[in-house]
RNA sequence: AGACUCGUAGCUCAGGGGUAGAGCACUACAUUGACACUGUAGGGGUCAGGAGUUCAAAUCUCCUCGAGUCUACCA
Numbered sequence: 001a002g003a004c005u006c007g008u009a010g011c012u013c014a015g016g017g018g019u020a021g022a023g024c025a026c027u028a029c030a031u032u033g034a035c036a037c038u039g040u041a042g043g044g045g046u047c048a049g050g051a052g053u054u055c056a057a058a059u060c061u062c063c064u065c066g067a068g069u070c071u072a073c074c075a
Base pairs, nucleotide, nucleotide: 001071002070003069004068005067006066007065010024011023012022013021018055026042027041028040029039030038048064049063050062051061052060
C1' cells in the first nucleotide's frame, strides 16, 4: 500500500429498510434479624463520525476514524 471482517447500553452480543433489544451489571420495592438468592418495576443509547439514496436508514452506497486478520513491499 491492497483485500476482507468488525464498531449497537457499563460489559458480552442480537437486530441486515418500518417506533432500538437480550443476558449480565446498576437503582427501587417485596422477601430476610442482616446479606445473598429469587420475584416485580425502573433508569441508561446522537447504533464510531460525516454525506448520499429513500416517504422512512442501526440496516443500502460513499468518505473518514478506530480494532482485527490476510497479502504485497522492505535497506